The RNA shown here (c-di-GMP-I riboswitch aptamer) has 87 nucleotides and comes from Anaerobacillus arseniciselenatis. The sequence was found by an Rfam model in a public genome assembly. Its mean pLDDT, the model's own confidence on a scale to 100, is 87.
[in-house]
RNA sequence: UAUUGAAAAAGGCAAACUUACUGAAAGGUAAGGACGCAAAGCCAUAGGUCUAAGGUCACGCGCGACUAAGAUAGCUAGGUUACCAAA
Numbered sequence: 001u002a003u004u005g006a007a008a009a010a011g012g013c014a015a016a017c018u019u020a021c022u023g024a025a026a027g028g029u030a031a032g033g034a035c036g037c038a039a040a041g042c043c044a045u046a047g048g049u050c051u052a053a054g055g056u057c058a059c060g061c062g063c064g065a066c067u068a069a070g071a072u073a074g075c076u077a078g079g080u081u082a083c084c085a086a087a
Stems, first nucleotide, its partner, number of pairs: 004085002012037002017032006035074001041080003045077003048072003054067004
């Protein structure tokens, strides 16, 4: 340096759920809380998934269908940076 993650140490992150705030929603933020995580650090580039305010179409004007420019990095791939360590 590359691959890898056996044991260990220093530590790190924080699912569900609860409360508050925020958002049209999905979701996000903060506090509590730990299901898990060796990149569960960062980046929406490709695919997937969620939502549908706005827009388009239809309409019996109640609503319905489609749509991402919204969201998800704890769905997968890719990019990028990083702690410790046996073989």